[in-house]
Molecule: transfer RNA
Organism: Arthrobacter sp.
RNA sequence: CGGGAUGUGGCGCAGCUUGGUAGCGCACCUGGUUUGGGACCAGGGGGUCGCGUGUUCGAAUCACGUCAUCCCGA
Numbered sequence: 001c002g003g004g005a006u007g008u009g010g011c012g013c014a015g016c017u018u019g020g021u022a023g024c025g026c027a028c029c030u031g032g033u034u035u036g037g038g039a040c041c042a043g044g045g046g047g048u049c050g051c052g053u054g055u056u057c058g059a060a061u062c063a064c065g066u067c068a069u070c071c072c073g074a
Stems, first nucleotide, its partner, number of pairs: 001073007010026004020057001028044005050066005
């Protein structure tokens, strides 16, 4: 320098193909149960999708640019 993959709550991931109010598990908070803890049961909070611009009535999803990490090549 060229090509590719990945980037979504604290952590790990799905959703992208086929644009339509952002989900799952764990963790966290509250209550119940227990002498207490753990486990179990019920309920709850937290992200606007790496960043920017564009397309569109509408973008995590499409287009362009850019950043980070990893892989391949030179």